The RNA shown here (c-di-GMP-I riboswitch aptamer) has 98 nucleotides and comes from Mitsuaria sp. WAJ17. The RNAcentral record of the sequence draws on Rfam. The model forms 95% of the base pairs in the Rfam consensus. Rfam family: c-di-GMP-I riboswitch aptamer. From the family's description: GEMM was predicted in a large-scale screen for bacterial structured RNA regulatory elements. The organism belongs to Roseateles, within Bacteria. The coordinates come from a structure-prediction model, not an experiment, and the mean pLDDT is 87.
RNA sequence: CCCCGUGAUCGGCAAACCGCGCGAAAGCGCGGGACGCAAAGCCUCCGGCCUACAGCCGACGCCCCUCAGGCGCCGGCCAGGGUAGCGGGGUUGCCAGC
Numbered sequence: 001c002c003c004c005g006u007g008a009u010c011g012g013c014a015a016a017c018c019g020c021g022c023g024a025a026a027g028c029g030c031g032g033g034a035c036g037c038a039a040a041g042c043c044u045c046c047g048g049c050c051u052a053c054a055g056c057c058g059a060c061g062c063c064c065c066u067c068a069g070g071c072g073c074c075g076g077c078c079a080g081g082g083u084a085g086c087g088g089g090g091u092u093g094c095c096a097g098c
Base pairs, nucleotide, nucleotide: 012037013036017032018031019030020029021028022027035085041091042090043089045088046087047086048083049082050081055077056076057075058074060072061071062070063069
């Protein structure tokens, strides 16, 4: 995907892991694969959690050496990043029953 059967439906999504790719990372996309999910469809408005490129601050070393500053390395802070399968919220939706 097709066929048959069945009292509606007989389907949907896709964790870990693997492959390829993107990203500084968290993580994401595609393919494979199923741990699970009645919204595990969609949306970052609120909270939580994850990461820290850039930026800021501070040690150490070097350059210049008048001041100021520059570079390297390490540490700290920080979402402009992420997580909708961490909750809350918004919104859309399938089947059955009342």